The RNA shown here (Lysine riboswitch aptamer) has 164 nucleotides and comes from a pig gut metagenome.
The coordinates come from a structure-prediction model, not an experiment, and the mean pLDDT is 76.
Of the family's consensus pairs, 98% are formed in the model.
It matches the Rfam family "Lysine riboswitch aptamer". Rfam describes the family as follows. Riboswitches are metabolite binding domains within certain messenger RNAs that serve as precision sensors for their corresponding targets.
RNAcentral holds the sequence, with entries from MGnify.

[in-house]
RNA sequence: GGUAGAGGUGCAGUCGAGAUAAGUAAUGUCCGUGAGGAAAACCAUUCCGUACGGAACGGGCAUGAAAGGUGAGACUGCCGAAGAGUGUGUUCUGGUAAGAUGCAUUCUGGGUACAUGCCGAACAGGUAUGUAACUGUCAUCAUUCAGUGUGAUGGAGAGCUACC
Numbered sequence: 001g002g003u004a005g006a007g008g009u010g011c012a013g014u015c016g017a018g019a020u021a022a023g024u025a026a027u028g029u030c031c032g033u034g035a036g037g038a039a040a041a042c043c044a045u046u047c048c049g050u051a052c053g054g055a056a057c058g059g060g061c062a063u064g065a066a067a068g069g070u071g072a073g074a075c076u077g078c079c080g081a082a083g084a085g086u087g088u089g090u091u092c093u094g095g096u097a098a099g100a101u102g103c104a105u106u107c108u109g110g111g112u113a114c115a116u117g118c119c120g121a122a123c124a125g126g127u128a129u130g131u132a133a134c135u136g137u138c139a140u141c142a143u144u145c146a147g148u149g150u151g152a153u154g155g156a157g158a159g160c161u162a163c164c
Stems, first nucleotide, its partner, number of pairs: 001164005008079001010078006018070001026063007036048004041096003082108010109135002112132008137155007
């Protein structure tokens, strides 16, 4: 340097009944109120309405969704699998922000629990930081007659093991 592997509630993707979203949004109608309101968050712009009336809001009645996220299970690709931060390019918009994505760079061995923050309708889930023990691996030390066993401490995946 190449090939093949290991960690395990391991990682990512696709499909997915169902549940939740929700008796919510929206539509129709009646009543009340009465000048503002809408276009995804803001600015600008445009549009609707403003005393001949009826924008938005509240309540009653009737009808009544959807998206993202989740999801038993199945399949696929894998073990920096993957995720996130920063910078920058592209896309989108009237502009900024946000989202998606390419490149560069930084951090994280892995999952779990708790706390805080952000996203989210959510006590679901995701994500960042911190803490705690657990777990795999290597190094050092100690122990064990020996041992691939046990204990302590520490490191990081650009690592570890096997073969060439």